Model confidence (mean pLDDT): 75 of 100. The RNA shown here (TPP riboswitch aptamer (THI element)) has 110 nucleotides and comes from Lederbergia galactosidilytica. Rfam family: TPP riboswitch aptamer (THI element). Rfam describes the family as follows. Vitamin B(1) in its active form thiamin pyrophosphate (TPP) is an essential coenzyme that is synthesised by coupling of pyrimidine and thiazole moieties in bacteria. The source organism's lineage runs through Bacteria, Bacillati, Bacillota, Caryophanales and Lederbergia. RNAcentral holds the sequence, with entries from Rfam and Ribocentre.
RNA sequence: AAAAAUCACUAGGGGAAUCCUUAAAAAAGGACUGAGAGAAGAGUGGGACUCUGAUACCCUUAUAACCUGAACAGGUUGGUGCCUGCGUAGGGAAGUGUGGAAUAACGAAA
Numbered sequence: 001a002a003a004a005a006u007c008a009c010u011a012g013g014g015g016a017a018u019c020c021u022u023a024a025a026a027a028a029g030g031a032c033u034g035a036g037a038g039a040a041g042a043g044u045g046g047g048a049c050u051c052u053g054a055u056a057c058c059c060u061u062a063u064a065a066c067c068u069g070a071a072c073a074g075g076u077u078g079g080u081g082c083c084u085g086c087g088u089a090g091g092g093a094a095g096u097g098u099g100g101a102a103u104a105a106c107g108a109a110a
Base pairs, nucleotide, nucleotide: 007097008096009095010094011060012059013058014057018031019030020029021028022027040052041051042050043049066091067090068089072085073084074083075082
């Protein structure tokens, strides 16, 4: 000279579901996984509803945010996007400072 972790700041990216029962109200109750299972609002109207979205949470270059494939495959379960696989798949949002870290190595001169 110099790397990773860490921490801070700024900026940015995300999901908020799934299942069961009562049922037909887009409601209530229950279950499950998870860091998190959206307060509130609007629209549609027989249906796999759609949209906006506070707060909280996660993630930011990547084999852990998340999305797609996928109404996927295998397993499990009362049932499930529950588990595993797929998956080093295809996509996916970063800069600065801190730190390591002035020591080593190498070179030059005396």